[in-house]
Molecule: Bacterial large signal recognition particle RNA
Organism: Paenibacillus swuensis
RNA sequence: CCGUGCUAGGUGGGGAGGUAGCGGUGCCCUGUAACCCGCAAUCCGCUACAGCGGGACACAAUUCCUCGAAGAGGUCUUGUGAUGUGAGGUCGACUUUUACACGUGGUGUUGAGAGUCGGGUCCUCCGCAAUGGAAGCUUGUGAACCCGGUCAGGUCCGGAAGGAAGCAGCCGUAAGCAGGAAGUUCCAUGUGCCGGAGGGUUGCCUGAUUUGAGCCGUCGAUAGGAGUAACGCUCGGAUCGCAACGAUCAAUGAGAGGUGCGCGG
Repeated sequence: CCGUGCUAGGUGGGGAGGUAGCGGUGCCCUGUAACCCGCAAUCCGCUACAGCGGGACACAAUUCCUCGAAGAGGUCUUGUGAUGUGAGGUCGACUUUUACACGUGGUGUUGAGAGUCGGGUCCUCCGCAAUGGAAGCUUGUGAACCCGGUCAGGUCCGGAAGGAAGCAGCCGUAAGCAGGAAGUUCCAUGUGCCGGAGGGUUGCCUGAUUUGAGCCGUCGAUAGGAGUAACGCUCGGAUCGCAACGAUCAAUGAGAGGUGCGCGG
C1' cells in the first nucleotide's frame, strides 16, 4: 500500500419555550441523510458518560471527531415609528375673571363728565274714590198648640140676663228664609296716571343751573388670577413594525487537521 472481517463513533442538526439541569414529544429554521417500533405537556425519560426499552443498517472515512472563518434563522438589548393606555400641568392650546384705556367700536360742543338746588322712587298719618261684605231699607214668604185680632160650630159657669176660655177658618206679625236696589252707616283691601301734611334722600331716574371735553368698555393687544386636560407637549408601561459594522446561539456548505484492532498478500 492492497484485500477481508470487526470495533469506537454514526444513521440528522439547530433556535425559542419549558426544566434545577439534560434529552425527547409539540412550535419554528435548515433541507434529504446510511433506519424502524413503543412512551410523553398540569407530560415522558434521565442525572454531568444526562431520553429510556426493543430491533435493524452501513463503517474507519465525501459519511465519524476537532478547529477557525463565512453564515439561513431564532432570542435578547438599544434606537426609532405607529396604535391604544396611565399620569402630569412648568409650557402651547382652550374656558373664565380682573385691571388698563394702546388700537378698535359706541356716545359727546344739538354739551361728555362733575358740582349745586328741586321733584319722583322709599316710610308714617289723613282725606277722596273704587271694589267687596254686614247692618238698616223694601218686596214676597213665614207659627198644629206653647204669637196677636176676629173667633162659626161645639164647650164651661149661671134660674135667667149674661159672662168666660177658645179649636178650625180668615187677617196680621216675630225670628228666619229668598230676592231687590238709587241713596245712608260701619268694616275690610295684592285697589288708584287721586289729593293734603310730615320724614328720609346711599343708590337710580328726572328737571333747572354752573363749568366745558371727555365718558363707556364691544372686540383685539398687554398684565395678573382661577380652571380644563379634547389636542400639542413631558414622563411611564403595553402591542406591532423598522434599523443596528449591537450582543448571543447557530442549521448548512466550503476549507484545514485527526481517527483503533485481527488475519492474508